Predicted 3D model of a 365-nucleotide RNA (Bacterial RNase P class A) from Planktomarina sp.
RNA sequence: GCGGGGGGCUGGGCGGUCGCGGCAUGUCAGUGUCGAGGAAAGUCCGGACUCCCUGAAACAAGGGUGCCGGGUAAUGCCCGGCGGGGGAAACCCCAGGGAAAGCGCCACAGAGAACAGACUGCCAUGCAUGCAUGGCACAGGUGAAACGGUGGGGUAAAAGCCCACCGCGGGGAUGGCAACAUUACCGGCACGGCAAGCCCCACCCGGAGCAAUGCCAAAUAGGGGCCGCACCGUGGCGCGUUUCACGCCCUGCAGGUCCGGGUUGGCAGCUAGAGCGCGGUUGGUAACAGCCCGCCCAGAGGAAUGAUCGCCCAAAGGGGCCUGUGCCCCUUGGACAAAAUCCGGCUUAUAGGCCCCCCGCGCAU
Numbered sequence: 001g002c003g004g005g006g007g008g009c010u011g012g013g014c015g016g017u018c019g020c021g022g023c024a025u026g027u028c029a030g031u032g033u034c035g036a037g038g039a040a041a042g043u044c045c046g047g048a049c050u051c052c053c054u055g056a057a058a059c060a061a062g063g064g065u066g067c068c069g070g071g072u073a074a075u076g077c078c079c080g081g082c083g084g085g086g087g088a089a090a091c092c093c094c095a096g097g098g099a100a101a102g103c104g105c106c107a108c109a110g111a112g113a114a115c116a117g118a119c120u121g122c123c124a125u126g127c128a129u130g131c132a133u134g135g136c137a138c139a140g141g142u143g144a145a146a147c148g149g150u151g152g153g154g155u156a157a158a159a160g161c162c163c164a165c166c167g168c169g170g171g172g173a174u175g176g177c178a179a180c181a182u183u184a185c186c187g188g189c190a191c192g193g194c195a196a197g198c199c200c201c202a203c204c205c206g207g208a209g210c211a212a213u214g215c216c217a218a219a220u221a222g223g224g225g226c227c228g229c230a231c232c233g234u235g236g237c238g239c240g241u242u243u244c245a246c247g248c249c250c251u252g253c254a255g256g257u258c259c260g261g262g263u264u265g266g267c268a269g270c271u272a273g274a275g276c277g278c279g280g281u282u283g284g285u286a287a288c289a290g291c292c293c294g295c296c297c298a299g300a301g302g303a304a305u306g307a308u309c310g311c312c313c314a315a316a317g318g319g320g321c322c323u324g325u326g327c328c329c330c331u332u333g334g335a336c337a338a339a340a341u342c343c344g345g346c347u348u349a350u351a352g353g354c355c356c357c358c359c360g361c362g363c364a365u
Base pairs, nucleotide, nucleotide: 001361002360003359004358005357006356007355008354009353010352012312013311014310015309016308017307018306020035021034022033023032024031025030037336041347042346044345045344046343047342048341049209050208051207052206054245055244056243057242058241059240062205063204064203065202066201067081068080069079070078071077082096083094084093085092086091097200098199102198103197104194105193106192119140120139121136122135123134124133125132126131127130148166149165150164151163152162153161167189168187169186170185172183173182174181175180213268214267215266216265223259224258225257226256227255228253229252233250235249236248237247238246275295276294277293279292280291281290282289283288313334315332316331317330318329319328320327321326
C1' cells in the first nucleotide's frame, strides 16, 4: 500500500422567527424545563402486569425444545467449549438425541437403490470367427447416491478370500464437571441415505390479552322465542377422562341458541424501571454478577416535536489558483424510517462518515 474477516460509534450541527404536547410555577399575563428509533418495523420468541378456569393427584390430547457447561426474571436468547461442514487463513455455518422399535420415501437413468445385481467387459472349456456353457462383481458405464477406501498377496479371472494402514463395532486405561479427546487390545465387520416424512426417547408448557382490567356518571326493555334439564334420587352440573374433596341446581334454571333494546361520556391503568451512564471498582476466559458514584431522558388519546430563513458540516461532479499541504466558485445532495402498556431478545431494511482488532499478499527499513 492492497485484498479479506470480525466488532463498535454516528446517522446532521448552530442561530433567528412563528407554531405544538407534558410537567412545575403563577390570580392572570407569562416563565422555566423536557419532548421519536437503532431498528420505534416484523408480531417470531420470552416475560412483567391484568382477568378467567372450584381445588388436589394421575393419565390423555395438543404444543415447544433437542451436544455439554455457564449466564439471565425467562427464552427457541447470550457466552464458553465439543463434534461436523466451508475457507489458504482470519473467520463463518449447523432444525447437532435415535435409522437392529415400527411404517414410509429414494423420480428418471441404470443389470441392480438395501441383505440388489450382469449392459460394456475379464477368465476357462467346447465348437469354431462368432455362438454355447460355466465362473467373476475386480475395471468401465448409469446415477445425487452402487452394499467400506488405499496398497499388497492370492486367483484361470476375481472378491475382506488373506494381510498392513485408514474407517466401523466392542470395550479397558488416561485427561476433562461434561459433551468428548488420546491410546493399547479384540473383532473381517451388522444391509446405504432421509426423522426441516410419520414416529421413538428425554425435558418443559393452563388460557386470553392494555380493544387486559378497574372506577364514576348516564341510559334502557329486570325484554322475548326455541331447545335442553328437573320434581329428593347412591339425580344433574362445575366447560378432555378417572378418583377424592368442595360448591351450585331440582317451589323451576346449574345451561344452550336466536331476535331485539340501552351504553360509544369521563377518570385510572400510563411510565421511577429485571432503568440509564460513550463512570469507577471487585470476581469471572466471557456472557454476566456484586458494590460505589451520578442521572430522570415522550406519555399523546384520531393521537404532540412542525414550518420557514441563514450559516456550517459529511458525500459526489465540474472549473480555477497554488511547488505542495490546501484554498475559492458552481451544481447536485443527507439512507431505512415514527412511540401508543412496558421490558429482554431474534430477524429484516439502512445514503454516508469515523474508530479498533485479526488474517494474507507486496514493498521499504
Rfam family: Bacterial RNase P class A. By type it is a ribozyme.
The organism belongs to Planktomarina, within Bacteria.